[in-house]
RNA sequence: AUGAAAAGCAGCUAGGGUUCCGGCCGGUCCGCGCAAUCGCACGGGUCCGGCGCCUGGUCCGAGAACGGCGACCCACCCGGUGAACAGCGGGCGGGCACACGGCGGGACAAAAGCCCGGGAGGU
Numbered sequence: 001a002u003g004a005a006a007a008g009c010a011g012c013u014a015g016g017g018u019u020c021c022g023g024c025c026g027g028u029c030c031g032c033g034c035a036a037u038c039g040c041a042c043g044g045g046u047c048c049g050g051c052g053c054c055u056g057g058u059c060c061g062a063g064a065a066c067g068g069c070g071a072c073c074c075a076c077c078c079g080g081u082g083a084a085c086a087g088c089g090g091g092c093g094g095g096c097a098c099a100c101g102g103c104g105g106g107a108c109a110a111a112a113g114c115c116c117g118g119g120a121g122g123u
Stems, first nucleotide, its partner, number of pairs: 008069002011066001015060002020057002022054001023051005029044003033040002072095003076091004098118001100121001104116003
């Protein structure tokens, strides 16, 4: 300097925002009481608007978090075929390591440890 593989799938969590639900605030309408040209307090239903610096439900969600399944590798055993320790299928056991990381951009409603990205860069 170059190449290959390790890097699959779903789940769950860290985390994330605000489409929907809920919550809160304001308005509107109705009821009732007070007031008596204005209006105020309380209760209720629908609708409208706002708030994620609203705990939450839905939702998004990790290469470098977690466990699970699978794939692959090593060794042994079993079965059919067969010249064969090949190849195919199955089973038990073991292995499955390491991993610092921007700026910026992108998607969905929006944001993010999501995607670009085991990238750029660094050791």

A computed fold for a 123-nucleotide RNA, annotated as Guanidine-I riboswitch aptamer. Its mean pLDDT, the model's own confidence on a scale to 100, is 80. It was read from a public genome assembly, where an Rfam model found it.